[in-house]
RNA sequence: CGAUGAGGUAGAGGAGCAGAUACUCAUUAGUACGUGUUGGGAGAAUGACAUCCAUGAUCAGCAUCGAAAGGGAGAUCUGCCGAAGCAAAAAUAAUCGUCACAUUAUUUUUGUUGGGGCGGCAUUGAAUAAAUGUCGAACUGUCAUUAUGAGGCCCACUUAUAAUGGAGAACUACUGAUCGG
Repeated sequence: CGAUGAGGUAGAGGAGCAGAUACUCAUUAGUACGUGUUGGGAGAAUGACAUCCAUGAUCAGCAUCGAAAGGGAGAUCUGCCGAAGCAAAAAUAAUCGUCACAUUAUUUUUGUUGGGGCGGCAUUGAAUAAAUGUCGAACUGUCAUUAUGAGGCCCACUUAUAAUGGAGAACUACUGAUCGG
């Protein structure tokens, strides 16, 4: 000097990401539960057991009282820049009176997405909240290529703009390892 690799450390993107608190707000909802009353008269409920019921259940109507969880938005703080999200699999734990099912949480592995926003569609959702997937047109950071302008006497190179393309296994800086000269 050249080549190789998911090497190491640090760093940038911006309406950037996540978590905690249970502090504020709306929604859930005038719903569920409870209570009273009227009707009615035998089962109700479950996967199963347990349970409730003629001291009138389940059910239907009316009146009254009236939530919470879950899902969101905001605030504050903390940790961060594959931050993290989503999907699948495995293990462990928790949840209802019990078992099973199921759900949730955590961890690991694999796959996928550069980032946030907007619009269409689909799915989840009580939802006009929100999320996820996908498509679309832009924006944005970064790198590569090309074109044009400028600097550089010329070249190398630098820089501005535009177009096209790539992906976070990226990009920038420093550095280590191996191989060759």
The RNA shown here (Lysine riboswitch aptamer) has 181 nucleotides and comes from Guptibacillus algicola. The sequence was found by an Rfam model in a public genome assembly. Lineage of the source: Bacteria > Bacillota > Bacilli > Guptibacillaceae > Guptibacillus.